The RNA shown here (transfer RNA) has 72 nucleotides and comes from a bacterium. Its Rfam family is "tRNA". About the family: Transfer RNA (tRNA) molecules are approximately 80 nucleotides in length. The sequence is in RNAcentral, with records from ENA and MGnify. The prediction has a mean pLDDT of 80.

[in-house]
RNA sequence: GCCUCGGUAGCUCAGUGGUAGAGCGUUGGCCUGAAAAGCCAAGCGUCGGGGGUUCGAUUCCCCCCUGAGGCA
Repeated sequence: GCCUCGGUAGCUCAGUGGUAGAGCGUUGGCCUGAAAAGCCAAGCGUCGGGGGUUCGAUUCCCCCCUGAGGCA
């Protein structure tokens, strides 16, 4: 330098055009003499950044940043 895959909640990840979810974690409540376990509630997010297409973009296209792997 070129190619491929990835970047979404605190963490691990889903979601591939119609205003974003799961598990774990965290916080509050219930329960208990008190804890643990269990049950209930709360999503806490410029979807890496900018631009384009579209009525509408996390999703499609272009550029850039960044991580992993490969070729030379």